[in-house]
RNA sequence: AGAGUUUGAUCCUGGCUCAGAUUGAACGCUGGCGGCAUGCCUUACACAUGCAAGUCGAACGGUAACAGGUCUUCGGAUGCUGACGAGUGGCGAACGGGUGAGUAAUACAUCGGAACGUGCCCGAUCGUGGGGGAUAACGGAGCGAAAGCUUUGCUAAUACCGCAUACGAUCUACGGAUGAAAGCGGGGGAUCUUCGGACCUCGCGCGGACGGAGCGGCCGAUGGCAGAUUAGGUAGUUGGUGGGAUAAAAGCUUACCAAGCCGACGAUCUGUAGCUGGUCUGAGAGGAUGAUCAGCCACACUGGGACUGAGACACGGCCCAGACUCCUACGGGAGGCAGCAGUGGGGAAUUUUGGACAAUGGGGGCAACCCUGAUCCAGCCAUGCCGCGUGCAGGAUGAAGGCCUUCGGGUUGUAAACUGCUUUUGUACGGAACGAAAAGACUCUGGUUAAUACCUGGGGUCCAUGACGGUACCGUAAGAAUAAGCACCGGCUAACUACGUGCCAGCAGCCGCGGUAAUACGUAGGGUGCAAGCGUUAAUCGGAAUUACUGGGCGUAAAGCGUGCGCAGGCGGUGAUGUAAGACAGAGGUGAAAUCCCCGGGCUCAACCUGGGAACUGCCUUUGUGACUGCAUCGCUGGAGUGCGGCAGAGGGGGAUGGAAUUCCGCGUGUAGCAGUGAAAUGCGUAGAUAUGCGGAGGAACACCGAUGGCGAAGGCAAUCCCCUGGGCCUGCACUGACGCUCAUGCACGAAAGCGUGGGGAGCAAACAGGAUUAGAUACCCUGGUAGUCCGCACCGUAAACGAUGAUUACUCGUUGUUGGCGAUAUGACAGUCAGCGACCGAGCGAAAGCGAUAAGUAAUCCACCUGGGGAGUACGCCGGCAACGGUGAAACUCAAAGGAAUUGACGGGGGCCCGCACAAGCGGUGGAGCAUGUGGUUUAAUUCGACGCAACGCGAAGAACCUUACCCAGGUUGGACAUGCACGUAGUAGAAAGGUGAAAGCCUGACGAGGUAGCAAUACCAGCGUGCUCAGGUGCUGCAUGGCUGUCGUCAGCUCGUGCCGUGAGGUGUUGGGUUAAGUCCCGCAACGAGCGCAACCCCUGCUUUCAGUUGCUACCGGGUCAUGCCGAGCACUCUGAAAGGACUGCCCAGGAUAACGGGGAGGAAGGUGGGGAUGACGUCAAGUCAGCAUGGCCUUUAUGCCUGGGGCCACACACGUGCUACAAUGGCCGGUACAAAGCGCUGCAAACCCGUGAGGGGGAGCCAAUCCCAGAAAGCCGGUCGUAGUCCGGAUUGCAGUCUGCAACUCGACUGCAUGAAGUCGGAAUCGCUGGUAAUCGUGGAUCAGCAUGUCACGGUGAAUACGUUCCCGGGUCUUGCACACACCGCCCGU
Repeated sequence: AGAGUUUGAUCCUGGCUCAGAUUGAACGCUGGCGGCAUGCCUUACACAUGCAAGUCGAACGGUAACAGGUCUUCGGAUGCUGACGAGUGGCGAACGGGUGAGUAAUACAUCGGAACGUGCCCGAUCGUGGGGGAUAACGGAGCGAAAGCUUUGCUAAUACCGCAUACGAUCUACGGAUGAAAGCGGGGGAUCUUCGGACCUCGCGCGGACGGAGCGGCCGAUGGCAGAUUAGGUAGUUGGUGGGAUAAAAGCUUACCAAGCCGACGAUCUGUAGCUGGUCUGAGAGGAUGAUCAGCCACACUGGGACUGAGACACGGCCCAGACUCCUACGGGAGGCAGCAGUGGGGAAUUUUGGACAAUGGGGGCAACCCUGAUCCAGCCAUGCCGCGUGCAGGAUGAAGGCCUUCGGGUUGUAAACUGCUUUUGUACGGAACGAAAAGACUCUGGUUAAUACCUGGGGUCCAUGACGGUACCGUAAGAAUAAGCACCGGCUAACUACGUGCCAGCAGCCGCGGUAAUACGUAGGGUGCAAGCGUUAAUCGGAAUUACUGGGCGUAAAGCGUGCGCAGGCGGUGAUGUAAGACAGAGGUGAAAUCCCCGGGCUCAACCUGGGAACUGCCUUUGUGACUGCAUCGCUGGAGUGCGGCAGAGGGGGAUGGAAUUCCGCGUGUAGCAGUGAAAUGCGUAGAUAUGCGGAGGAACACCGAUGGCGAAGGCAAUCCCCUGGGCCUGCACUGACGCUCAUGCACGAAAGCGUGGGGAGCAAACAGGAUUAGAUACCCUGGUAGUCCGCACCGUAAACGAUGAUUACUCGUUGUUGGCGAUAUGACAGUCAGCGACCGAGCGAAAGCGAUAAGUAAUCCACCUGGGGAGUACGCCGGCAACGGUGAAACUCAAAGGAAUUGACGGGGGCCCGCACAAGCGGUGGAGCAUGUGGUUUAAUUCGACGCAACGCGAAGAACCUUACCCAGGUUGGACAUGCACGUAGUAGAAAGGUGAAAGCCUGACGAGGUAGCAAUACCAGCGUGCUCAGGUGCUGCAUGGCUGUCGUCAGCUCGUGCCGUGAGGUGUUGGGUUAAGUCCCGCAACGAGCGCAACCCCUGCUUUCAGUUGCUACCGGGUCAUGCCGAGCACUCUGAAAGGACUGCCCAGGAUAACGGGGAGGAAGGUGGGGAUGACGUCAAGUCAGCAUGGCCUUUAUGCCUGGGGCCACACACGUGCUACAAUGGCCGGUACAAAGCGCUGCAAACCCGUGAGGGGGAGCCAAUCCCAGAAAGCCGGUCGUAGUCCGGAUUGCAGUCUGCAACUCGACUGCAUGAAGUCGGAAUCGCUGGUAAUCGUGGAUCAGCAUGUCACGGUGAAUACGUUCCCGGGUCUUGCACACACCGCCCGU
């Protein structure tokens, strides 16, 4: 000191949450020791039992108990002594201890004050004389259950009462009057004695009065809670006079008089609360708190009251009332733990019915001493703080075990074991404190005294006293021995793996994890943090500048009142003088102690204790200063205002007048429609509308001028004229002399709608009615139409009343337009200046967009308002209102966001530009029929699986009868049909004809047969078989765990980077713009300059030419031969073949364009503007497709989900869809004749001639491993004939019979042939597909797969069109821009019921 969380990302606003510290804590798990502290926060609830206030015999009468003594008639007597129960009397009991209920001021804190009291204590002073009468105890009598009481008799005092005296004192009419006391004890030389003593002295006590100290009572000022949804309160109330009361001032009380007093600076009322020093937190300012310790207050079962006393209206006193509890003989009595322990109850929760007066302190006493649950100690509790320990060193086979693993290893881990050492703590034994010195005794020396007694101050010596406690501490002994847990490990936040689980169980402080590979759940291993504790919960402060004094905001995030006037309040120009309230400075008093801080000291350290200092930021008194603020006085003119002179204006109110238009009425002309809409209908009209002419009525509003123009505080204000009236601006002069600014409460104004009352009512028009639209349409559109809109009066008081921007003042770059003045002028201009209204922009500000002299800049003053979203501007209360409603204005509960600005995308039934067989223009199809084929569905033992919009569906499959085959049924097999290694066994091994069985696989038998290499050989190695082991196998699952490959957008023109620049940032720029292109193709411009992947080109085929090369190709010339043919010699000219080269580049010309890129036209050329076709597919998207092509992680299976075999299925069939073939015919079918290709294939092959068969085909086998031979007849075409619009001489499905071929085998389930049969179908609804030129259409040919099987697919050539105006629309795409609450991105988001 910050961090997480709103978003795809960003900046901001803003809340929520976390990390810290703390606690009188509690709970969970765990627990070795010691020191020092703390310990009913809840029921001021109720209390059993014990203790917590007594003491004095030196005040008194006395003697119940104890001890001692004396006398004795031994029965006993005697207060004689120490002492002492009960009693009289004195002092104390008003302190100490507890608690916080009440109390918002009769309290507390701080600082002052005057009208008081004061026992004990201190100082100084004067006295202490002399009398009297009672009474308790006690004795007697009596009552009562008890508590207790009555009566009678005796007695004492420091108890009580007079008398005397009176230095002070009090009262006073100044003459005077009133009013005290108590004795007790010690000692004693003279003198006296009734022998008690008097007397003297000392001590203690007593009385009067004075002073002090300390304590207490009273008064004042200042300070410290919340609520205004509490605004008025108060009759002893405020003041005065007289009387009274008190220790004392005072309405404290009473009588009379006056009518005051308090209150927005918050009275009164309500709620809450003991206050303070301090404590916790915080950098501080603050915030929270008021346990322990200390000061004050209040209270003592609840309420009230007084008595005694110096002091109480009294915790352990009294009286009364009440509630509760207890005793009772029912008549009456007793009690008060908020003292210390303790009990019950309440509660999450808080201790022993302990020891001692040894110390400190208190009460009494001369003292000894007694009392003291104050106190000092001990006990309990990890409740807190502090300290210590649970060992230290060595020790690698890096042991075993655990966990993980890529199987190599890693980790736990020097950790353990083991070796050596130490002994704090604990255990045992021994020693052993400080806290204790007063007092007392003896003695020395002062004081007092007549005194050496007595008493007393100081010194010395001796002696007694310890609850804690045989505790701290010290020593000795043995021995690693007696001692570690808790939380966490996704981010924040230090620390990771495995298994289990499978949106389940669970976690979670916030964000969020978990749906089969979870570092987030549970467990384990490992790790991190803290440690006798650790976590959780609760609470406070902090972080939170998130209530902002220090230290925030208010145009759009929450927030400027709708506007003005204005009392109180706050703030206020300039000169001088005075004053000294504020302010500042010095000094003094006080600010208790403790605490905090600093420096020391003491416990071994620390916590803790303690000495000194500082501090306590405050209050008060006093002295000084006079700058500033205030106050008072005198001035000033700059702020403000007034007058004189000009100016502009829809500023306001009233009155009068005007024209245009709508509607209505009357009359005329006139005839069938008008009106209305996207299209209609309702409506109006033949009873005469609309249209048109003339006349009239009535109400409302004022075209043009008119304008980012004017006026007004705002709302708002618009025809013209007149009257009344407010404000503003400008110029100069004169005057007043701070008169000013802002403004809570208050007052006034305040659009529209609405309300009341009375008018008015043309148009418009909520409600309402009808017609449309629609799934519906209580809407949008149309036809009507009432309140209302208008006027007078009276209410309402709100608006996105907005510039979403309060008012006033000062200062701060420029440019430009406009309104009204001034100035100057040549009367057009125009410097300049004042007041407005606008635009652009700088600095600055701002989260940004933006604002920018009309500030959202820089400052000052005052006011209003805000503090997360929702609930909610709601509820309740109050105020206002006729009502409608307005103003004020919460909480419970709930969420982790809600929000602002900007960015990139995607999207839009937004816009601009552009492209594509995208549409349009055309040609031919599909959708209807039959069949083929694929798919869905259904069926089935199985109909194996995958592919599903485009981008699945003649797709994987370039070819399912068996095989394939993955599916089903049945049979069989189990280390395996297949791979590797090791060990052992087998050597007439392995193999295998024939046979048996069987559907086959397999099983049984088995003549025969008889390994290889090296070596002389033994033997070794390799191969085979069997058994065991390591393992094989899986077309089982997951394409959402993957690789690879592929589809698609799309052959669309895009996608990015480096550096620089801009921006707080996400990002932008570049890549946008102007042109151009098929193209991010190129040119120009430009804060960009370059580059990469794409485009293009380079590659292949094809089109032209040349060169080279000519066999199997070709044949012009020469020769030969044939019925004929390159058939032969010969040749390579031509065609062709196949290798190389050339050719095309907008190169040339004209015109356009910007002198560019480029486009148009032309020449030449085989080819012209990427010539045509192909291959080539950027960054990425679709969790697209594929685990069944292959590979592969994980999971599953292992006598089966593996493997082998026979048969079946993948070929099923009410149905639906896709892709095709063949057709429906005459541009045709059939018959006959006849012409011209290209590209391929061929030895398990292609197969000629010839023969047979109607044919499929059979026989046959020449030739060919191919420019040689074969497949191989090309077909459409052309010529001729026929058919004549018909379900046909179209069409060929289906079916019957007979065959051919392939193959182990054509039944399920092949292809083909012949004969016969001859179905639907006459051009196809909605809809939909392909194609822009050698293309569509049409015609045939070949290849792959393949034993056989093509209407599919791949390739080849023949014939060979039509149309494109164009880009409005549909689909897809590119680019720029705009809006957005979308980002899983419109198949989005989201609202209502």
Molecule: small-subunit ribosomal RNA
Organism: uncultured bacterium